[in-house]
RNA sequence: GCACCCAUGGGGUAAUGGCAACCUACCUCCUUGCCAUGGAGGCGACGCGGGUUCAAGUCCCGCUGGGUGCU
Numbered sequence: 001g002c003a004c005c006c007a008u009g010g011g012g013u014a015a016u017g018g019c020a021a022c023c024u025a026c027c028u029c030c031u032u033g034c035c036a037u038g039g040a041g042g043c044g045a046c047g048c049g050g051g052u053u054c055a056a057g058u059c060c061c062g063c064u065g066g067g068u069g070c071u
Stems, first nucleotide, its partner, number of pairs: 001070007010024004018054001026042005047063005
């Protein structure tokens, strides 16, 4: 330099173009003599900028960051 892959709550992962889901963590309450476990509820995210579309996490282009391969 070229090609390909990846980027989603604090962390780990899902999501046929149509309300962003699950686990864990965290917070509140219940349970307990206390802690832990357990039960109920809650908070929290689509890397950035454009484009296509009635509608984009998803498709297209560019950028940034990470990974792999080739030279």
Predicted 3D model of a 71-nucleotide RNA (transfer RNA) from a Gemmataceae bacterium.
Its Rfam family is "tRNA". Rfam's curators write: Transfer RNA (tRNA) molecules are approximately 80 nucleotides in length. Its family is annotated with triplet codon-amino acid adaptor activity in the Gene Ontology.
The sequence is in RNAcentral, with records from ENA.